[in-house]
Molecule: TPP riboswitch aptamer (THI element)
Organism: uncultured Erythrobacter sp.
RNA sequence: GCCAUCCCCGGGGAGCGCGCUUGCGCUGAGAGGUGGGCUUAGCAUCCCACGACCCGUUGAACCUGAACCGAUUAACAUCGGCGGAGGGAGCGGGCUGGCAAAUUCG
Numbered sequence: 001g002c003c004a005u006c007c008c009c010g011g012g013g014a015g016c017g018c019g020c021u022u023g024c025g026c027u028g029a030g031a032g033g034u035g036g037g038c039u040u041a042g043c044a045u046c047c048c049a050c051g052a053c054c055c056g057u058u059g060a061a062c063c064u065g066a067a068c069c070g071a072u073u074a075a076c077a078u079c080g081g082c083g084g085a086g087g088g089a090g091c092g093g094g095c096u097g098g099c100a101a102a103u104u105c106g
Stems, first nucleotide, its partner, number of pairs: 001099004006094003009056004015026004033050005062087003068081004
């Protein structure tokens, strides 16, 4: 100097159908799990904190274009296009291990 695990730190999303009171089914890594606040109300449809999951520049996690275009599906999902288009957490800190190089001594 580089790489890997873990921890810290940071970024992100939560759809479709049935039921519409609890709930059930599908795809998916994940389909709002817990607590609090505000409210006429907030099955996450407003705010805050935490949790699970994914992602952190070698960045298709995620957002925009987009209520996009084609195929398919009851719908979502899926496949192809748009498209390696535009953005996106930043060159981070620590532990342990590995690799490489340089310098010094013998």